[in-house]
RNA sequence: AUAUGAAAAAGGCAAACUAUCUGAAAAGUUAGGACGCAAAGCCUAGGGUCUGUGGUUAAAGUUUAUCAAUUCUUUAUACUAUGAUCGCCUGGCUACCAAU
Numbered sequence: 001a002u003a004u005g006a007a008a009a010a011g012g013c014a015a016a017c018u019a020u021c022u023g024a025a026a027a028g029u030u031a032g033g034a035c036g037c038a039a040a041g042c043c044u045a046g047g048g049u050c051u052g053u054g055g056u057u058a059a060a061g062u063u064u065a066u067c068a069a070u071u072c073u074u075u076a077u078a079c080u081a082u083g084a085u086c087g088c089c090u091g092g093c094u095a096c097c098a099a100u
Stems, first nucleotide, its partner, number of pairs: 001100002004098002012037002017032003021028002035087001041093003045090003048085003054080003057076005
């Protein structure tokens, strides 16, 4: 240095699940626990995926003598990330051991 990881050693991380706390949710924290991982170390930078508090749109209701608009309320196989995921992929940065 490597578009390398067959065997080995020292170590490392920790899925599902359970409890706990945070969050609207997705999901995350901590403890237990190991399915796996050679970057399952770090960065959401690009894409994918998940969620939809808020927003948009639509419908219904309310208000009115009536109609329409506005306001307010409710609902939704709808749309939306600024939320989440790097243990989905790509990219960037860094690193142990061994091999060459």
Predicted 3D model of a 100-nucleotide RNA (c-di-GMP-I riboswitch aptamer) from Oceanobacillus halotolerans. Its Rfam family is "c-di-GMP-I riboswitch aptamer". From the family's description: GEMM was predicted in a large-scale screen for bacterial structured RNA regulatory elements. It was read from a public genome assembly, where an Rfam model found it. The coordinates come from a structure-prediction model, not an experiment, and the mean pLDDT is 81. Of the family's consensus pairs, 95% are formed in the model.